[in-house]
RNA sequence: GAAGCAGGCCAGACAGUCGCCGGCGCGGUCCCGCGCCGGAGGAAAGUCCGGGCUCCGCAGAGCAGGGUGCCGGCUAACGGCCGGACGCCGUGAGGCGAUGGAAAGUGGCACAGAAAACACACCGCCGAUGGCUCGGACGGGCCGCCCGCAAGGGCGGCCUCUCCCGGGGAUACCCGGGGACCGAGCUCAGGCAAGGGUGAAAAGGCGCCCGCCGCAAGGCGGGGCCGGGCGCAAGCCCGGCGGGUAAGAGCCCACCGCGGACGUGGCAACACGGACGGCACGCCAAACCCCACCCGGAGCAAGACCAAAUAGGGGAACCAUGACGUGGCUCGCGUCGUUCCCGGGUAGGUUGCUCGAGCGCGCCGGCAACGGCGCGCCCAGAUAGAUGACUGUCCUCGACAGAACCCGGCUUAUCGGCCUGCUUCCCUC
RNA sequence: GCCCCCGUCGUCUAGAGGCCCAGGACGCCACCCUUUCAAGGUGGAAAUCGCGGGUUCGAAUCCCGCCGGGGGCACCA
Numbered sequence: 001g002a003a004g005c006a007g008g009c010c011a012g013a014c015a016g017u018c019g020c021c022g023g024c025g026c027g028g029u030c031c032c033g034c035g036c037c038g039g040a041g042g043a044a045a046g047u048c049c050g051g052g053c054u055c056c057g058c059a060g061a062g063c064a065g066g067g068u069g070c071c072g073g074c075u076a077a078c079g080g081c082c083g084g085a086c087g088c089c090g091u092g093a094g095g096c097g098a099u100g101g102a103a104a105g106u107g108g109c110a111c112a113g114a115a116a117a118c119a120c121a122c123c124g125c126c127g128a129u130g131g132c133u134c135g136g137a138c139g140g141g142c143c144g145c146c147c148g149c150a151a152g153g154g155c156g157g158c159c160u161c162u163c164c165c166g167g168g169g170a171u172a173c174c175c176g177g178g179g180a181c182c183g184a185g186c187u188c189a190g191g192c193a194a195g196g197g198u199g200a201a202a203a204g205g206c207g208c209c210c211g212c213c214g215c216a217a218g219g220c221g222g223g224g225c226c227g228g229g230c231g232c233a234a235g236c237c238c239g240g241c242g243g244g245u246a247a248g249a250g251c252c253c254a255c256c257g258c259g260g261a262c263g264u265g266g267c268a269a270c271a272c273g274g275a276c277g278g279c280a281c282g283c284c285a286a287a288c289c290c291c292a293c294c295c296g297g298a299g300c301a302a303g304a305c306c307a308a309a310u311a312g313g314g315g316a317a318c319c320a321u322g323a324c325g326u327g328g329c330u331c332g333c334g335u336c337g338u339u340c341c342c343g344g345g346u347a348g349g350u351u352g353c354u355c356g357a358g359c360g361c362g363c364c365g366g367c368a369a370c371g372g373c374g375c376g377c378c379c380a381g382a383u384a385g386a387u388g389a390c391u392g393u394c395c396u397c398g399a400c401a402g403a404a405c406c407c408g409g410c411u412u413a414u415c416g417g418c419c420u421g422c423u424u425c426c427c428u429c
Numbered sequence: 430g431c432c433c434c435c436g437u438c439g440u441c442u443a444g445a446g447g448c449c450c451a452g453g454a455c456g457c458c459a460c461c462c463u464u465u466c467a468a469g470g471u472g473g474a475a476a477u478c479g480c481g482g483g484u485u486c487g488a489a490u491c492c493c494g495c496c497g498g499g500g501g502c503a504c505c506a
Base pairs, nucleotide, nucleotide: 001425002424003423004422005421006420007419008418009417010416012394013393014392015391016390017389018388020039021038022037023036024035025034026033027032028031041400045411046410048409049408050407051406052405053299054298055297056296060331061330062329063328065295066294067293068292069291070084071083072082073081074080085099086097087096088095089094100290101289105288106287107284108283109282122196123195124192125191126190129189130188131186132185133184134183135182136181139160140159141158142157143156144155145154146153147152163178164177165176166175167174168173204256205255207253208223209222210221211220212219213218224241225240226239227238228237229236230235242252243251257279258278262273263272264271265270303351304350305349306348313342314341315340316339317338318337322336323335324334325333344505345504346503358377359376360375361374362373363372364371365370395398430502431501432500433499434498435497436496439455440454441453442452447486457473458472459471460470461469479495480494481493482492483491
């Protein structure tokens, strides 16, 4: 210097004039005047959470229903905040995460695909084992004799693995059947899942030695050994390198991974460790569900008081096994007529109402959220609803937006500016 | 101010994880029929499922946050 990350602050400024709301004081005095002081926000918004306050008799029990969901802390409380763990992303500062349970149960996974949770077999590969078919004397070889001009043919002997059963015959031999064995084939049964292919997802991975990445076994690159093929050769190509096998595997062995138990560290989530034994367990719980914890309902138009006015008129429902008592059901408790509709009247005032889990500064405890102590301060309370208008000057020309019982959060909207800390890269000394 | 409910073709609606780039009715457009209109018949167009994120392989549907619309709530007898 550039790019970026985290946190915090500000939200046009100044002067004048005229107004509005509230408080206090003074003067007249029964509503006016004068003076002084104060007068929107970081979100006042959405009303999404939580609490205070108020009423419902107490705020009772169970079920149902709803919410939250790693661990610890903070707090009045929370779905908030802080710190930590784990996972993912980023070179990094850091960011994001509805992050309990899928080895409790039920259910779902369309289409495609061989097969989608009880895994499966289309193309492909294997053919050990079983099955079927073919061959193993109507064949071949050797020797001898005969025929033939020759090619060739005939007869006999010996060899070419051999057993059983039945029949004929004469013990030779011939015919039929079967078994075992050998060889070949089919790929019928069977086996396999590397590759092709489908899908969001295909049932975890690894196995000979040296350098860089992966949580790890290991991967990649290089090298070696074994087997096969080609080549005169140098060499090249293919396969394998724990076992096993016909080929393999989800089969065995070892290791990594995973779960529970154990040890160490930590409050815990969790991390690390190595021995034993076990498993092969996909994803979905913002599907039902299970587990743990929390939740009674309504809301300032809550509620309380005063005043004014009117027709305590009409109808309906249920009436003590009932009705009502502020969300559903049951029980408990309480009251005895209650609830609803139509019709009628008044739509005035006071209170609740703003001093509060309040703000500022300092010190202390804590990594922090936060808490404690001391000092100082008072900071809108309207009720048709007050913050405005005009003028002047200046600048970078000003966004979103207006309190309504009050707080703590979250979320959403927002022109821009400033400050602090940190990261990466480049340049210079 | 507080509380509750609802957003799907122009209108009224169906749906409730895939069979849905969303079905039906009325309306609209074209054609047939008729001398013509209506009725009738045939065909067609018309939807960012209010918007934006998330969960899931997959969202109109489940979850969260916004936007818009509608309704109710005073006291007295």

Background: This is a predicted complex of two RNAs, RNase P RNA and transfer RNA, with 506 nucleotides together. Rfam match: Bacterial RNase P class A. From the family's description: Ribonuclease P (RNase P) is a ubiquitous endoribonuclease, found in archaea, bacteria and eukarya as well as chloroplasts and mitochondria. Its family is annotated with dimeric ribonuclease P complex, tRNA processing and ribonuclease P activity in the Gene Ontology. The coordinates come from a structure-prediction model, not an experiment, and the mean pLDDT is 75.